RNA sequence: GCCGAGGUAGCGAAGCCCGGUUCAACGCGCACGCCUGGAAAGCGUGUGGCCUCACGGCCCCCUGAGUUCAAAUCUCAGCCUCGGCG
Repeated sequence: GCCGAGGUAGCGAAGCCCGGUUCAACGCGCACGCCUGGAAAGCGUGUGGCCUCACGGCCCCCUGAGUUCAAAUCUCAGCCUCGGCG
């Protein structure tokens, strides 16, 4: 230099092919609660960010741009990781 795969919340990971529902599932971890004499295990609730006392609002899928009524998903450019070739 060329080719391929990948980048989604604290971590892992589905969704992408074939754009559209609600809050971006689910698991782990964590927080609080239940249970217990107390723990462990189990069960319940919550768990991306910002603003707000709260209700609620806005934003978010590596970064930027484009297409579209509508983009995590399609297109383009870039960055990073892994693998192969030279």